Bacterial RNase P class A from a Gammaproteobacteria bacterium, 352 nucleotides, folded computationally. The sequence is in RNAcentral, with records from ENA. It matches the Rfam family "Bacterial RNase P class A". Rfam's curators write: Ribonuclease P (RNase P) is a ubiquitous endoribonuclease, found in archaea, bacteria and eukarya as well as chloroplasts and mitochondria. Its mean pLDDT, the model's own confidence on a scale to 100, is 78. A source record names the gene rnpB. NCBI's taxonomy places the organism under Bacteria, Pseudomonadati, Pseudomonadota, Gammaproteobacteria.
Parts: sequence; structure tokens; C1' cells
RNA sequence: GGAGUCGGCCAGACAGUCGCUGCAUCCCCGCGGGGAGGUGGAGGAAAGUCCGGGCUCCAUAGGGCAGGGUGCCAGGUAACGCCUGGGGGGUGAGAGCCCACGGAAAGUGCCACAGAAAAUACACCGCCGAUGUCCCGCGAGGGGCAGGCAAGGGUGAAAUGGUGCGGUAAGAGCGCACCGCGCGGGUGGCAACACGCCGCGGCAGGGUAAACCCCAUCCGGAGCAAGGCCAAAUAGGGGGACUUAGCGCGGCCCGCGUUGUCCCCGGGUAGGCCGCUACAGGUGCGCGGUAACGUGCAUCGCAGAUGAAUGGCUGUCCACGACAGAACCCGGCUUAUCGGCCGACUCCUUAC
Repeated sequence: GGAGUCGGCCAGACAGUCGCUGCAUCCCCGCGGGGAGGUGGAGGAAAGUCCGGGCUCCAUAGGGCAGGGUGCCAGGUAACGCCUGGGGGGUGAGAGCCCACGGAAAGUGCCACAGAAAAUACACCGCCGAUGUCCCGCGAGGGGCAGGCAAGGGUGAAAUGGUGCGGUAAGAGCGCACCGCGCGGGUGGCAACACGCCGCGGCAGGGUAAACCCCAUCCGGAGCAAGGCCAAAUAGGGGGACUUAGCGCGGCCCGCGUUGUCCCCGGGUAGGCCGCUACAGGUGCGCGGUAACGUGCAUCGCAGAUGAAUGGCUGUCCACGACAGAACCCGGCUUAUCGGCCGACUCCUUAC
């Protein structure tokens, strides 16, 4: 100098001016509100609503079934399907990156095309034809059939482990050595797991579980339109009173029913208020830890609307500005995103 990997940060800047909205202060008012100056006012994803939790209401003795999620180990956390560290596998020259990574000798299903055969494995080409048998030949021998084989060829993503030697009619873990595999043990590690450690077994009966399933483990439901408080008008409900009002049952009284007027009560609706933003909170430093994170001290106050604010215009400058906007809150994941800055690391080239 070039190419690249990982992590973190920023998200046009400044000034003027006109608005919108929360808050506290002051002033005015006809108590509904209005005004003044001050101060706060979108994001790294506010998004998708995919996970996890807080909060609220309902349900709930305990356990099970069903259904759903998760799936190497350890740790972190309020919790997680997240994060950190580690193991294993794959990939890259490397920094690194990727992986739902339990079980296929519990059972069931599926495996296109090609191929003889796709699992009860198989025999198309091929090899052999020792054995048995038939034919030819005087004979040596030759040919055929029954049959044997799974080495070689061929098909396929995949065909009963690989290499070599022995063995055989030809072959074959049939035998042996090494590699691989399985089981038991040992050593190291909390564990996953590892080992050029020891012994045993010729040895494995394909793949697929983001197919059913089995095993382990977790999960009660609904969501801020949750939920709570205040509370008109009108209608309806309950109670009470009425110069013992009117009407009905009646000959009359009591009584009962009903209607009217007034008062009281409680429920719900309109409307208003709370929930609502202070917090598993941010920043800095110290300590513990490889890290995620935990902890102590100091310090900061940082949107809260409900037709729903966070904007418009002008000027200057530059690298000319992407994706996009809260609606109960928080931790994650995923997706979208112009451009720029910082740190750590890798590879190549060159110079000293």
C1' cells in the first nucleotide's frame, strides 16, 4: 500500500422565525378556560407482533390426559427459543463464519429418476463351475446345465466399512495386520467430551425424526378496549310519603292491586379521572468474573398524546442526508437502512 474479518458508535449541522404538545411557576377570568416567559418533546430499529417477563383481571388442593414449545454442556438472567464461555460437526489460506447438535438394534411410514436390487437387500453385465449331472473325445481335455460368488463393471444422493496379505474353483471378515466402528474399563475435565491408554467383539441390520413417534424438559387463560374510581339527561328497577288523591275488586269499612306527584337508594350509559410512565433506568468510576453479568459509590431526570403533539418556512455550510415514526412498560430475536467514524485482528505485497 492492497484485500478482508469481527465489535462498537453516529444518523446532516448551526442560526432565525411561525406553530403544536406535556410539566411546574405567575397573571386574568364568565371556573369551561385563556395568556406570559421558562423547560421537556420519537428510534436504532419506535416496525414485524415472533419469543420471554412485569403489571391487571379471571381460574386454581394436588396430580394426570390432551395440545404446544424447546432439545450438546456449563454459566448469566426476572425470564427466554436470548446472551456468554466451552465441546462436537461443517466451511475458509486465515482472522473468522455456519449448525433444531437427544433417540433410526421400541414401533410405523416414506425414499422421485436411474437401477437387477432402495431393506425380508439384490444378481443386469461379469467371475467360477471345485461338487453333482449330461454331451463330445481313445485320451489329455472341451462344452452345457444345476449351482456357487459379491471381488470387478454399471445405476444412484445413498448398495452390508477401507487398505494390504493369506485363502479359494471363483470369492467373501472366511483368517490375519493396520485404520475405522461398537462395548467395557482407565486417565483428564463440574460437564458436553477428549485420549498415538488397556481389554473384548469380525463388525454393525442404508437414509430420513424442521415424517409420525419415543425420551427429557417447560407451559393455566385473557390482555391497558387489562383493570379501577367519579358520574349526568332520558328510560327502566327497589323503597318511602301523599289535605288518608284518582281508578279497579265493592253495598260500606279494612285490605290488596294499579295510576299519578314528590323524595330517597343502587346498577349501567354519555362524559371525566386514574392506570401512564421512575424504571429488571441512564452515565462515570471502583471491585469480583475469561466473558455474559453481578455488586458498591457518585451523579442525572430523559415523550406521555387520546382525533392523537414532536412540524413548516428562510439563510449559511458540508461528505447533499437512508430506513422509518411512540400509544402500558421492559429484555431479546428478526426484518428495513444513504453514508461516515473508531478499535481489534487476518492474509498478500513492498521497504528498512